This is a predicted structure of a 73-nucleotide RNA (transfer RNA) from Candidatus Omnitrophica bacterium CG_4_8_14_3_um_filter_43_15. Rfam family: tRNA.
[in-house]
RNA sequence: GGGCCCAUAGCUCAAUUGGCAGAGCAUCGUGCUGAUAACGCGGUGGUAGAAGGUUCGAAUCCUUCUGGGCCCA
Numbered sequence: 001g002g003g004c005c006c007a008u009a010g011c012u013c014a015a016u017u018g019g020c021a022g023a024g025c026a027u028c029g030u031g032c033u034g035a036u037a038a039c040g041c042g043g044u045g046g047u048a049g050a051a052g053g054u055u056c057g058a059a060u061c062c063u064u065c066u067g068g069g070c071c072c073a
Stems, first nucleotide, its partner, number of pairs: 001072007010025004019056001027043005049065005
């Protein structure tokens, strides 16, 4: 220098390829217990890496940038 992939909750990852953003763990409350753990129930938490574009509508499609990874030279 060239090519490809990834970025979604505190962490690990989904989302039927455009139509209400979810799960597990963690955290908080609660039930159970003499108490704790385990277990059950419920809550909180993300304008989706940034900025534009397309569209009635974008996590999803297009462009640029940022960060990370891999391959070639």